[in-house]
RNA sequence: GCCCAAGUGGCGGAAUGGUAUACGCGGUCGGCUCAAACCCGGCUGGUGGCAACACCUUGGGGGUUCGACUCCCCCCUUGGGCA
Numbered sequence: 001g002c003c004c005a006a007g008u009g010g011c012g013g014a015a016u017g018g019u020a021u022a023c024g025c026g027g028u029c030g031g032c033u034c035a036a037a038c039c040c041g042g043c044u045g046g047u048g049g050c051a052a053c054a055c056c057u058u059g060g061g062g063g064u065u066c067g068a069c070u071c072c073c074c075c076c077u078u079g080g081g082c083a
Stems, first nucleotide, its partner, number of pairs: 001082007010025003018066001026044006045056004059075005
């Protein structure tokens, strides 16, 4: 230099054009217990706000589309291959 794969809440990870974050872990509050563990239930992306609510969010930027994590272009990072 060229080719391929990957990047999504604190972590793993699903979603391949139509409610972004299912599910699990972790966290937190409660139940159970003498107390705890196990187990069960609620909540749990971020920022601002007392709250109601508002805004933002799939590595970064741009494009296509009524609509993009998903398709296209450029770039960044990581892993692999070729020279």

A computed fold for an 83-nucleotide RNA from a Propionibacteriaceae bacterium, annotated as transfer RNA.
It was read from a public genome assembly.
Rfam family: tRNA. The family's RNA type in Rfam is transfer RNA. From the family's description: Transfer RNA (tRNA) molecules are approximately 80 nucleotides in length.
Its mean pLDDT, the model's own confidence on a scale to 100, is 81.